[in-house]
Order: sequence, then C1' cells, then structure tokens
RNA sequence: UGAGUUGGCCGAACAGUCGCUGGAGUAAGCUUUUAGCUCGCUCUGGAGGAAAGUCCGGGCUCCUUAGGGCAAAGUGCCAGGUAACGCCUGGGCGGCGUGAGCCGACGGAAAGUGCAGCAGAAAGUAUACCGCCUAAGCAAACUUCGGUUUGCCGGUAAGGUUGAAAUGGUGCGGUAAGAGCGCACCGCGCGCCUGGUAACAGUGCGUGGCGAUGGAAAACCCCACUUGGAGCAAGACCAAAUAGGGACCCUAUGGCGUGGCCCGCGCUGGGUCCGGGUAGGUUGCUAGAGGUGCAAGGUGACUUGCAUCCCAGAGGAAUGACUGUUCUCGACAGAACCCGGCUUACAGGCCAACUCACUUU
RNA sequence: CGGGGCGUAGCGCAGCCUGGUAGCGCACCAGUAUGGGGUACUGGGGGUCGCAGGUUCAAAUCCUGCCGUCCCGA
Repeated sequence: UGAGUUGGCCGAACAGUCGCUGGAGUAAGCUUUUAGCUCGCUCUGGAGGAAAGUCCGGGCUCCUUAGGGCAAAGUGCCAGGUAACGCCUGGGCGGCGUGAGCCGACGGAAAGUGCAGCAGAAAGUAUACCGCCUAAGCAAACUUCGGUUUGCCGGUAAGGUUGAAAUGGUGCGGUAAGAGCGCACCGCGCGCCUGGUAACAGUGCGUGGCGAUGGAAAACCCCACUUGGAGCAAGACCAAAUAGGGACCCUAUGGCGUGGCCCGCGCUGGGUCCGGGUAGGUUGCUAGAGGUGCAAGGUGACUUGCAUCCCAGAGGAAUGACUGUUCUCGACAGAACCCGGCUUACAGGCCAACUCACUUU
Repeated sequence: CGGGGCGUAGCGCAGCCUGGUAGCGCACCAGUAUGGGGUACUGGGGGUCGCAGGUUCAAAUCCUGCCGUCCCGA
C1' cells in the first nucleotide's frame, strides 16, 4: 500500500420563527366550590437501532393453587451466565478457510416398525452377471495309461460392471483359485489406566479378526428435560342497566365453572323464544431485572459496590412546517403495559484489535 | 393481542400427509372437416412450484427464516 476477519459506535449539524402534545407553576372567567371546566402566560420533557416481524423467554394481572394420568408441543455435546430462554459466554467434537477466523437441529439406528426410485448379481434377512479355479467327488471322450480335455456337482469374492451408498485399508505369506485364512502396520469396537468438573482426549495398557456396529430419526419412534391456562380488549375502582314478567323444553349418571380428554376440585337448576331496558368515566401507565461514570472479581458472558441522572406516556392517538448557514447532501423506518433476546430492513461514516500478500528500512 | 389457511402454466385447481415422471380443465398455437366463422376431432407449445437457506444420494413435497394474501376469535 492492497485485500480481508472480528468487536464496538454514529445514524446530518447549528440558529431563529410558528405550531402539536405530556408535566409543573400562575392570571382571569364560569360552575355542582378541599374540586372541575374554558381560555391565556412562563418554564420544561417529547421515537428507534431496529420503535418492525410478533419468533422465543420473563415481569405484571386474573382464573378452580394448576394435584394425578393420557395426549400434545418444545428443547437436545459439556460447563457456566441469567429473573428466564430455543438467548449469551467459554470449552469439546466435526466441517470450511493459506490465515485472522467462520459454520454446525451435535442424544439414540446393538428396543421396534417402515424407507432407499432408476441402474445393478446383490440395497440389509445380503448376493453371484462377467470373471477366476478344477485340489476333492461324479460322468463322458481321448490316451504314449503318466494323464489331458469337456460337462456336472461345486469353490471364490482378489479383478470388472451399477450406484449417492456395496460390509475395513496396504503389504507379505498362503491357496486349485481365493478370502482376516494367518501375520505386520494403519483404522475400528470393547475394557482398563491417565488427564480433565464434564463433553472429551491419549505414539498409554490389554483384548476382539472386524458381514461385529452401513445410511437416514428436518420418517414414525425411544430416552432425558421443560411446559396449568389466558392475556392491558389482562384486571381494579366509581356508576347505570341486566328489574319485575310470559310461553315451551330438559333435568342431578345433569348443567356451569376461560383450558385437548379423563379423574379430582368448586358452584348450581339449565336452555330457547317473546317482551322490556342501558352510559359511561377513572385507573392500570411508565423509577425500571433503568441509564451514565468509577472501582473490584471473572478468560468471558456477567456480577458486586459507590457516586450521579430522571430520559415519551397519548386515547382519533403529539414529535411537524418554514427560513438561514455548513457538510460527507442524508438509508431503513414511527412508541401504545413493560423488559431480556432472536430474526429481518438499512445511504453512508468512525474507532480498536488481528490476519494474508507485496514493497521499503 | 391470539389462532388458522393459502401461494404450482394466462385463469381455476390436483399432486405435498407417505420425497424419486410436474399433471387436469378452460385459454393459446398448428392441422383436418366448412365457401367463411362458430363448433368438433387430432397434434403441439408454455412452469424461478412465492423468495432464501438447510436436511437428504435426491425436495413442489421435510425443516427454518422471510414476503404476499385471505379468514376466525377477544
């Protein structure tokens, strides 16, 4: 200098004028007067890193405390963090990359059921098309009587052929030809030992010839763990109504109780039609697993302590418009109970650490 | 806020559950029958299976994340 990896940050800036909206203070007017309404003034707060998708987890609130069984759903290497998680951190194993680094739904296929089209001899109970062999057994022909050839019965899985996948690999021995048939090395399984909290690892020791134990569980399934249900239209308070009635039907082995079923539990008559009648307001609502700074502990996620700050809270729903100056000329996008994550969208810019290549010293 | 379905040729749909050839009707094109048209018959063409990634030997089909659209409930 170029190319890249990882982590973090920003998301046009400043000034003026006029508006919108929450809060505090205050003048005036009105009323049903410890209060409310109307209209002004002053001060002050007013979208995001994703406010989004609503995919997970939790707070909060209510419901019959939610106890058992079945079903269903989810998660799935190990350890830790956390309020919790399917998130995060660290580690193991596997894969990718020259590297910094990145990616992984990563329990079980020796419980069972099912699956693998076409091709191929054979696709999981293995099997034999081409090929190789004729030692042993049988038959025939020839014969120099030693055998030779052919066929049958057979042997074999080394070689060829198919496929995504063909049941350890290489070498030597061995054999009729061959084959873990035997041996050496490598690989693999099992047991032990050692290291590690563990996953797991090992030029450790022993053992098994290895068709044991192939693939696939994002097929069913098995194992382990987790899950009570609903959601701020939750719920709470004030207030009105659901009154009083009529007709019919069913009925305690019932009905209702917000849940997929059963048991258990609580309450109790229930349903349909006719007719009559009604009104909303307040709250929940933003001080929180909160932000910032410093210190300490930890590899890290994170935790602890101290100091300091208050930073939207509406209910048809506010955050906008204009002017001026400057720049790199401006992307994705708008809170509605709150928080922690994940995912997705995003013009451009900044910082730190690290890697590779080239060049110079 | 909660739940569910759908997306395959120009249009309407099947195939997906149980993975292996993408198919049906209408429409379109050509030919034949007709003087011509309609119509009938015969033949033919046309597909990013919404998008991206993954599992698998193999994905329209299984899984995950997005996009669009429709419906239901509070």